Source information: Small-subunit ribosomal RNA, 5' domain from an uncultured bacterium, 514 nucleotides, folded computationally. The coordinates come from a structure-prediction model, not an experiment, and the mean pLDDT is 82. Rfam family: Bacterial small subunit ribosomal RNA. The RNAcentral record of the full RNA draws on ENA and SILVA.
[in-house]
Context: one part of a larger RNA
RNA sequence: GAUGAACGCUAGCGGCAGGCCUAAUACAUGCAAGUCGAGGGGUAUGGUAGCAAUACCAGAGACCGGCGCACGGGUGCGUAACGCGUAUGAAAGGUGUCCAGAACUCUGGGAUAGCCCCCGGAAACGGGGAUUAAUACCGGAUGGUCUGAUAAGGUGGCAUCACUUAAUCAGUAAAGCUCCGGCGGUUCUGGGUCCUCAUGCGUAUGAUUAGCUAGUUGGCGGGGUAACGGCCCACCAAGGCGACGAUCAUUAGGGGUCCUGAGAGGGAGGUCCCCCACACUGGUACUGAGACACGGGCCAGACUCCUACGGGAGGCAGCAGUAGGGAAUAUUGGGCAAUGGAGGCAACUCUGACCCAGCCAUGCCGCGUGCAGGAAGAAGGCCCUCUGGGUUGUAAACUGCUUUUGGACGGGGACAAAAUGGCCAUGCGUGGCAAAUUGAGUGUACCGUCAGAAUAAGCACCGGCUAACUCCGUGCCAGCAGCCGCGGUAAUACGGAGGGUGCAAGCGUUGUCC
Numbered sequence: 001g002a003u004g005a006a007c008g009c010u011a012g013c014g015g016c017a018g019g020c021c022u023a024a025u026a027c028a029u030g031c032a033a034g035u036c037g038a039g040g041g042g043u044a045u046g047g048u049a050g051c052a053a054u055a056c057c058a059g060a061g062a063c064c065g066g067c068g069c070a071c072g073g074g075u076g077c078g079u080a081a082c083g084c085g086u087a088u089g090a091a092a093g094g095u096g097u098c099c100a101g102a103a104c105u106c107u108g109g110g111a112u113a114g115c116c117c118c119c120g121g122a123a124a125c126g127g128g129g130a131u132u133a134a135u136a137c138c139g140g141a142u143g144g145u146c147u148g149a150u151a152a153g154g155u156g157g158c159a160u161c162a163c164u165u166a167a168u169c170a171g172u173a174a175a176g177c178u179c180c181g182g183c184g185g186u187u188c189u190g191g192g193u194c195c196u197c198a199u200g201c202g203u204a205u206g207a208u209u210a211g212c213u214a215g216u217u218g219g220c221g222g223g224g225u226a227a228c229g230g231c232c233c234a235c236c237a238a239g240g241c242g243a244c245g246a247u248c249a250u251u252a253g254g255g256g257u258c259c260u261g262a263g264a265g266g267g268a269g270g271u272c273c274c275c276c277a278c279a280c281u282g283g284u285a286c287u288g289a290g291a292c293a294c295g296g297g298c299c300a301g302a303c304u305c306c307u308a309c310g311g312g313a314g315g316c317a318g319c320a321g322u323a324g325g326g327a328a329u330a331u332u333g334g335g336c337a338a339u340g341g342a343g344g345c346a347a348c349u350c351u352g353a354c355c356c357a358g359c360c361a362u363g364c365c366g367c368g369u370g371c372a373g374g375a376a377g378a379a380g381g382c383c384c385u386c387u388g389g390g391u392u393g394u395a396a397a398c399u400g401c402u403u404u405u406g407g408a409c410g411g412g413g414a415c416a417a418a419a420u421g422g423c424c425a426u427g428c429g430u431g432g433c434a435a436a437u438u439g440a441g442u443g444u445a446c447c448g449u450c451a452g453a454a455u456a457a458g459c460a461c462c463g464g465c466u467a468a469c470u471c472c473g474u475g476c477c478a479g480c481a482g483c484c485g486c487g488g489u490a491a492u493a494c495g496g497a498g499g500g501u502g503c504a505a506g507c508g509u510u511g512u513c514c
Base pairs, nucleotide, nucleotide: 001513002512003511005510006509007508008507009506012367013366014365015364016363017362018360019359020325025323026322027321029320030319031318034067035066036065039064040063045058046057047056048055049054074278075277076276083203084202085201086200087199088198089197090196093195094194098191099190100189101188102187103186104185105184106140107139108138109137116129117128118127119126120125146171147170148169149168150167152165153164154163155162156161176183177182204250205249206248211241212240213239216238217237218236219235221233222232223231253275254274255273256272257268258267259266260265280301281300282299283298284297303314304313305312306311331357333356334355335354339353340351341350342349343348370401371400372399373398380392381391382390383389384388407450408449409448410447411446422433423432424431425430458503459502460501461500462499463484464483465482469498470497471496472495473494479486480485
C1' cells in the first nucleotide's frame, strides 16, 4: 500500500459498489418454464329463448399435437488435462430457429389420448371395453443442383483427394389453418450463428517418487460415429514413454483481470465477462438440431418423509428463508414499467433473469457537526522557584452573521418512453402519419419557504525507531511491549490526571499478500 475481512471503542447524512471465504452439510414453506384455440377433438360451467324437450352463443381445466424446457440462474466437488490461454488445421465434421435463392405442396389409409362404461388400489397410480380428431402416425404418386452405384472428360491442390461437366440405373418428400391481411409444410443450394474434433507452444510443488506401459505402440480388416482415431473388435508385429523428469504423490478449476512494485518480479483469481466441470452419490441410455439433461427418465446406494405394512414420495451448488458449522456474510420484500428471454400473426401470458426497494460504516467518494468579532487573558482544572507566574486560551461567556444537513410546510412530475399495435408509402433495409394506452421504483430525485447554532466527535498514541511532556500513584509488584527494551522509591516506557500529537465518522487491533 491492499483486503469479499473479523474484533474492540465510537457513530450525523448521502451517492456508488460489495456482502457464507467455513459444511459440494441437511433442508420446513412459497416462488424460480412455460406458451400456442390462427394444429385437433371437445367437456364442466355460464348466458339467451322456451312450460319443457331442445336450440343458439360463450367457454375454462384436463387431453392429443407444435415450439421451448440443452437458454437464462447457481456452485467450484472433480480435473495438472488439448481443461484453459494463444496460434493453426478439418481434403475426417455437424448445425433447430434466422437470412438469400430454386423447385414443390398430388392422392389415400388405419389407429390412439380425451369423452363414456366397468374394475383394482389406503395412496401414488393402474387394468379392460366401446367410440373419435388432427399440422399426430402410415402407405401410394411425382421429383432434382439430393443420396448410392457404373464408367468417361476437364481443372486444381497438400498425401489420402477436392471441384466441375454431361450420361444410365436405383432410392427418397410434404400439412394444413385463417379474421383473407396472413401464418405455415417439403426438398436442395449458399450464408450466418453455434458446436465437435485434431495439432504447435505455454500452464503448481516434490527425485526423501526412477523406471512406467498388454489395447499397451504400430499395422491389415471390420464395427461404430456428424466425423478422424485402439474409440471398440478379430488377427499380425513388438513396440511406445522417460533425467529436456516418464510414472507416482500432494495441491489446484483456467483466462481476461486484480494487488504490490520504478521496473523486472512476487502474490491473488471474490464481484463483472469468456471457457470448463458439476447438480444427493455412482452408473446408464432415451427424446431431440442440440443433453448423456440442476427444478426429465431408468437402475443401484445413503438419507429424509407418507403408509391401511401390500407399497409409495423426495433431492435449494435457483430466489428468499431454516437448522448446523463458524471470528464472520442480508429480506421467507415490490414489479414485469424498462432491458433481455420462451411461446404466440397479434393482443398477450410466463420470467426470484432483470429492474427496484430492505438490512450491514464492509469499502470507496462527497458533505456536515458552524462562521466572524471578542482579554476582565474570567472562573475552574493542571504545573511552578507559590502575595506571584505559566498553561488550558479567542477557547468560553458576550455581540453579530449564516442555515448546508436535520425538522415542518409547499411545489415537482422531470428522466427512464420509445415503441408494440393501426393506416399510408416502399423491391428490400426502412420512412411517414394520426390518435391512444402503459411506471414497480414514487409523490422518489430535485426546487422553494420558515424558525433556529439549532440535530451531530470520536479513536489511537506521546522512551528511540516516530509527530507529541509534566505531575501523582506504584516500587522487578501491578503491569507494558512491533523491535530495542521499561518497572528493584523522584518511571517523559506501568496506572490516573492535565497538556500535547496524529487521523477523523471513523480510529485502533488481528489475519493475509506485495